[in-house]
Context: one part of a larger RNA
Molecule: small-subunit ribosomal RNA, 5' domain
Organism: Pseudomonadota bacterium
């Protein structure tokens, strides 16, 4: 000199964009943060209103609505934190002939026949509660059995080609492996009949098998990745082999047996510290330091351990076990996990609102309408940072008053003020007032595909209807009047800026050198000056 997620002191007008627990991964009151689908399925209220003259009771409606449960998809994303980790964790470049991939796209083929349950519900028992036992009834795109299997796939055999980890590709043989007779809409051409419906036709969303793609993920390898040698030897599943188990998959990943290996001064092993990176800061560069915000990867979710479900978890707002802590209890037993968003206590030099909205973007579910979304979009607080603007402009000498200094002549603050003429940013008041919104959906009309069809449905075009948290905000216009808006540090040298008074090695200053013991430009005050300016200094840390 530059920088900062800063803090402290004094001061403080406005706006834009950013940014805000670096400490206790300390403990948490309260609310919200993951649901959705009735076009998979069963069941199914009440209030209110009306009728039966009123009451009881009952009927209609509310309504097949709210709710309950089964089932599907999601809950592995999104959001948080940096404890652990010196490691294939991360970065980079490869490998997988050792692998998987729900939803999505494309292609090929299929979807036949049956069955038994179970929850919600009803009855009943136990318990303070959390919850739970027994009996009865019922549905499905829930579950099970059988059938079908051209092609494909799986394992096996034979042949051919390629090449190399034990394999890959092709041909062939005999085996094995599926599904939801589903939901919704339209129609009567064919078939059937109760002649307007169906088990028929058709559209659409789903279902099963397989191939390919896309996306995501697992695993392996080369190289790189902090300090200590006052850590020098380490290692028994240890190193390798054979076989087996396990996994989507290689492998001591696990196990049995066999061999005795494996690593190490190019630093093993041990100890300390630490998430890694893109990057950030600094520097002419080389380098050094750092890894807040944003983005990629990893790890973790009260502490430790484990599996279940699933395409994927060993799973932040799931389950089980153990532990610590907090809470409830009828003492028998139970409940909980903010390192999600707010917020509280505590710690600390120190870090915000228990706000608004799903209008936009994105995500989950749904055919859609839509519902959910503390992701996100906004607003609030903080000069915490960067940037912009303002606190007025021009004229004005008798150089007013006053302060300070003085050699007593004067000098200086100083065109500074007063005064005159202007301007109107920002603040204030009033008026107008956005962009961010176009889709989806629906309606009408046209085109086109499907079809028996001018129906339905899909695609597409045009027109119309609808939607804004921010917010009456930005922005624009009008009014008013210099009115509401300047401080902080320094002035001995380094280092820009000097005099007077007070003090008298005292009180004090100080980054270094050093000032102060009676004339202190160095202490304290004043006048003046210098530097920066809504900031200025100090402290801490980095280069």
């Nucleotide at each position: 000199g530059a920088g900062c997620g800063a803090a402290c002191g004094c001061u403080g007008g406005c706006g834009g964009c950013g940014u805000g627990c670096c400490u206790a991964a300390c403990a948490c009151a309260u609310g919200c943060a993951a649901g959705u689908c009735g076009u998979a399925c069963g069941u199914g209220a009440a209030a209110g209103a009306g009728g039966g003259g009123c009451a009881a009771c009952u009927c209609u409606u509310a309504a097949g609505u709210a709710g309950c449960g089964u089932g599907g998809c999601g809950c592995a994303c999104g959001g948080g934190u940096g404890c652990g980790u010196a490691a294939c964790g991360c970065g980079u470049g490869g490998g997988u002939a050792a692998u998987c991939u729900a939803c999505c796209u494309u292609u090929g083929g299929g979807a036949g026949a049956g069955g038994g349950a179970u929850a919600a519900c009803c009855c009943u028992g136990g318990g303070a509660a959390a919850c739970u036992g027994g009996g009865g009834a019922u549905a499905a795109u829930a579950c099970c059995u059988c059938g079908u299997a051209a092609g494909a796939c799986c394992a096996c055999g034979u042949c051919c080609c390629g090449c190399u980890u034990g394999c890959g590709g092709g041909a062939u043989g005999a085996g094995g492996u599926a599904a939801a007779a589903g939901g919704c809409g339209g129609c009567c051409u064919c078939u059937g009949u109760u002649u307007a419906c169906a088990a028929g036709c058709u559209g659409u969303c789903g279902c099963c098998c397989a191939a390919a793609g896309a996306u995501g993920a697992g695993c392996c390898c080369g190289c790189g990745u902090c300090c200590c040698a006052u850590c020098a030897g380490u290692u028994a599943g240890u190193u390798g082999g054979u076989g087996a188990g396990g996994u989507a998959a290689u492998g001591g990943c696990u196990c049995a047996c066999c061999a005795a290996g494996a690593c190490u001064a190019a630093g093993a092993c041990g100890g300390g510290u630490a998430g890694c990176u893109g990057g950030u800061c600094u520097g002419a560069g080389a380098g050094g330091a750092c890894g807040a915000c944003c983005a990629g990867c990893c790890a973790c979710a009260c502490u430790g351990g484990a599996a279940c479900u699933g395409g994927a978890a060993c799973a932040c707002g799931g389950u089980c076990c153990a532990g610590a802590c907090u809470c409830c209890u009828a003492c028998g037993g139970g409940a909980g996990g903010c390192a999600g968003c707010a917020g509280u206590g505590g710690g600390g030099a120190a870090u915000u609102u228990u706000g608004c909205g799903c209008a936009a973007u994105g995500g989950g579910c749904g055919a859609a309408a839509g519902c959910c979304u503390g992701a996100c979009g906004c607003a609030g607080c903080g000069a915490c940072g960067c940037c912009g603007c303002g606190u007025g402009g021009a004229g004005g000498a008798u150089g007013a008053a006053g302060g300070c200094c003085u050699u007593c002549g004067g000098g200086u603050c100083g065109u500074a003020a007063a005064c005159u003429c202007c301007u109107g940013u920002c603040u204030u008041g009033g008026g107008g007032g956005a962009a961010g919104a176009a889709a989806a959906a629906c309606a009408u009309a046209g085109g086109u595909g499907c079809u028996a069809a001018u129906a339905c449905c899909g695609c597409u075009u045009a027109u119309g209807u609808c939607u804004g948290a921010c917010g009456g905000u930005a922005c624009c216009c009008c009014a008013g009047g210099a009115g509401g808006a300047a401080g902080c540090a320094c002035c001995g040298g380094c280092u820009a800026a000097c005099u007077c008074c007070g003090u008298g090695c005292c009180a004090g200053c100080a980054g270094c050198c050093g000032c102060g013991g009676u004339a202190a430009u160095a202490c304290g005050g004043a006048g003046g000056g210098u530097g920066c300016g809504a900031g200025c200094g100090u402290u801490g840390c980095u280069c």